[in-house]
RNA sequence: CUCUUAUCGAGAGAGGUGGAGGGACUUGGCCCUAUGAAGCCUCGGCAACCAAUAGUGUAGGUGCCAAAUCCAACAGGGCUAUCUGAGAGAUAAGGG
Numbered sequence: 001c002u003c004u005u006a007u008c009g010a011g012a013g014a015g016g017u018g019g020a021g022g023g024a025c026u027u028g029g030c031c032c033u034a035u036g037a038a039g040c041c042u043c044g045g046c047a048a049c050c051a052a053u054a055g056u057g058u059a060g061g062u063g064c065c066a067a068a069u070c071c072a073a074c075a076g077g078g079c080u081a082u083c084u085g086a087g088a089g090a091u092a093a094g095g096g
Base pairs, nucleotide, nucleotide: 001096002095003094004093005092006091007090008089013043014042015041016040017039021032022031023030026073027072028071029070044065045064046063048062049061050060069088074085075084076083077082
């Protein structure tokens, strides 16, 4: 990088540094942000998958800690509001 399978409306933040962006990409919304964004560091926490030589879903590994994966985009139903599914993406486990 790619394939398969599963899950994605639950849950969980403080400090330091930094100094203007961030919410995956594009477009359109909406939202967060100088009462300090992203990134990095420390400590803490959550919980899904895997899980020991073992005390058993424990230690540990990976992940995550605004808002549904923030919402829509494509297809179908519906006059609409909106609903369902797909696509894309994320994470885990296994394979190539």

Description: This is a predicted structure of a 96-nucleotide RNA (SAM riboswitch aptamer (S box leader)). Its mean pLDDT, the model's own confidence on a scale to 100, is 80. It matches the Rfam family "SAM riboswitch aptamer (S box leader)". Its family is annotated with regulation of gene expression in the Gene Ontology. From the family's description: The SAM riboswitch is found upstream of a number of genes which code for proteins involved in methionine or cysteine biosynthesis in Gram-positive bacteria. Of the family's consensus pairs, 97% are formed in the model.